[in-house]
Molecule: transfer RNA
Organism: Elusimicrobiota bacterium
RNA sequence: GGGCACUUGGCGCAGUGGGAGCGCGUCCCGCUUACACCGGGAAGGUCAUCCGUUCAAAUCGGAUAGUGCCCA
Numbered sequence: 001g002g003g004c005a006c007u008u009g010g011c012g013c014a015g016u017g018g019g020a021g022c023g024c025g026u027c028c029c030g031c032u033u034a035c036a037c038c039g040g041g042a043a044g045g046u047c048a049u050c051c052g053u054u055c056a057a058a059u060c061g062g063a064u065a066g067u068g069c070c071c072a
Base pairs, nucleotide, nucleotide: 001071002070003069004068005067006066007065010024011023012022013021018055026042027041028040029039030038048064049063050062051061052060
């Protein structure tokens, strides 16, 4: 330098055009003498950034940035 893949809560991930979700973690309540386990609830996301397509974009296209792999 070229090619491919990935980027979504604190962490790990799902979601491939119309409701942003799951597990773990955090906080609160219950349970317990207490802690843990368990049960119930809550908070937490400008979906990497920008531009475009569309009535409508996490999702499609382009550019940029970052990470990983391969080639030179």